[in-house]
Context: one part of a larger RNA
Molecule: small-subunit ribosomal RNA, 3' major domain
Organism: uncultured prokaryote
RNA sequence: UGACGGGGGCUCACACAAGCGGUGGAGGAUGUGGCUUAAUUCGAGGCUACGCGAAGAACCUUAUCCUGGUCUUGACAUGCUUGAGAACCUCUCCGAAAAGAGAGGGUGCCUUCGGGAGCUCUUGCACAGGUGCUGCAUGGCUGUCGUCAGCUCGUGUCGUGAGAUGUCGGGUUAAGUCCCUUAACGAGCGAAACCCUUGUCCCUAGUUGCCAGCGAGUCAAGUCGGGGACUCUAGGGAGACUGCCGGUGUUAAACCGGAGGAAGGUGGGGAUGACGUCAAGUCCUCAUGGCCUUUAUGACCAGGGCUGCACACGUCCUACAAUGCGCCGUACAAAGGGAAGCGAACUCGCGAGGGCAAGCAAAUCCCAAAAAGCGGCGCCCAGUUCGGAUUGCAGGCUGAAAUUCGCCUGCAUGAAGCCGGAAUCGCUAGUAAUCGCGGGUCAGCAUACCGCGGUGAAUAUGUUCCUGAGCCUUGUACA
Numbered sequence: 001u002g003a004c005g006g007g008g009g010c011u012c013a014c015a016c017a018a019g020c021g022g023u024g025g026a027g028g029a030u031g032u033g034g035c036u037u038a039a040u041u042c043g044a045g046g047c048u049a050c051g052c053g054a055a056g057a058a059c060c061u062u063a064u065c066c067u068g069g070u071c072u073u074g075a076c077a078u079g080c081u082u083g084a085g086a087a088c089c090u091c092u093c094c095g096a097a098a099a100g101a102g103a104g105g106g107u108g109c110c111u112u113c114g115g116g117a118g119c120u121c122u123u124g125c126a127c128a129g130g131u132g133c134u135g136c137a138u139g140g141c142u143g144u145c146g147u148c149a150g151c152u153c154g155u156g157u158c159g160u161g162a163g164a165u166g167u168c169g170g171g172u173u174a175a176g177u178c179c180c181u182u183a184a185c186g187a188g189c190g191a192a193a194c195c196c197u198u199g200u201c202c203c204u205a206g207u208u209g210c211c212a213g214c215g216a217g218u219c220a221a222g223u224c225g226g227g228g229a230c231u232c233u234a235g236g237g238a239g240a241c242u243g244c245c246g247g248u249g250u251u252a253a254a255c256c257g258g259a260g261g262a263a264g265g266u267g268g269g270g271a272u273g274a275c276g277u278c279a280a281g282u283c284c285u286c287a288u289g290g291c292c293u294u295u296a297u298g299a300c301c302a303g304g305g306c307u308g309c310a311c312a313c314g315u316c317c318u319a320c321a322a323u324g325c326g327c328c329g330u331a332c333a334a335a336g337g338g339a340a341g342c343g344a345a346c347u348c349g350c351g352a353g354g355g356c357a358a359g360c361a362a363a364u365c366c367c368a369a370a371a372a373g374c375g376g377c378g379c380c381c382a383g384u385u386c387g388g389a390u391u392g393c394a395g396g397c398u399g400a401a402a403u404u405c406g407c408c409u410g411c412a413u414g415a416a417g418c419c420g421g422a423a424u425c426g427c428u429a430g431u432a433a434u435c436g437c438g439g440g441u442c443a444g445c446a447u448a449c450c451g452c453g454g455u456g457a458a459u460a461u462g463u464u465c466c467u468g469a470g471c472c473u474u475g476u477a478c479a
Stems, first nucleotide, its partner, number of pairs: 001479002003476003007473007015463002019427005026318008034309002042053002065304007074127001078126003083121003088105006109116002129293002132291003138287002140282003143278001145276001150189006156165003169180003195270004200238007210227002214225003241264001244258005320420001324379007336367003341360002346355003386417001391412007433455007
């Protein structure tokens, strides 16, 4: 100087407390361990692995995964070299395919007629190739402490020196934020601000959006003429700064209350992550040192596996019901996507879906119905008109192909489950809870992920305790 303490002081955080909803019990989905297997490819392992890499394993993907069949200058790159042929196309045999064997068609461009450029096959050589090993050789990227308030430097001063001071102390703040004091005076990286979005108003613009007033028109509908008022769209601007008032405070920084205001003390949300820590993670994104391999650890193909199931754990979905379930009627979103695409209306089908086909590179058309809600009716506390697993049959869709191993529909079947032990998780406001909608991936496949809006709470007396963190101080036989 650090680190540590079942030392002390101060402070903070959904850390506890106060509340609300869950997990742990059931069934299912998914990941992991284990077991099994010819193989169940590999990685990730407390917090910070386990719906993670994987934004989608039937083939492909796919890997030294397994079994079997094949190739050896190679599936891919550059250069040299031998021989042949334009390139290229077609066919036959064998085969599961890949591969192997053979046959035929075809003859282009430049030319000094020797040949050359380019392409293909072939011989040989340099080499290619490797998702092989080492993340404890590395770059890059990422997680975590943590959006915590810290981490340092120049000069000066003090100390023999390591080092100290500054950065401490008194206040204050979300903050090493600011003020005062001061052997320190300044500065940098962080904090804040600048950026995006949302909340109010104004200006500009007015189509594909809007419709107050005027007119036309319809069963109805901005449908039409028209209009720019309003909503909205998208560009610019204003606005919030402790600016004003009162009080407290050291005449300070600041705090408390108030006015005005759409918004008040960082208005809400996002992006943004200091010096460093964990030899944290990744050599399977990529790059790369070293090592290993070179008729194989490279390459191609078929089939299988990654989906295997006594069991254990994590994360979720659906429930156990009456604040509910079913049926009928009826209302209101936002944000997105669409051409090898979205696909209306009509029509067939109980339905999944099919047929025909309008419109739309989309503020125009389509996906598209929002759902919870509201109104009415039924159910009457039951393993039920709750719950939907499982299984049988019949179908639909995608795709060469749904057996291993896809999704959906109809009929039938109707399991466990009556609120969950010890323990444990999230959340402080448009949040939790609850309700639906969209997108990426994608031929097909979503309870996952990433977004969007609708409805919309309860509680916080407080910091004794648990956990984590910051500053000061103290002890130490630790570095």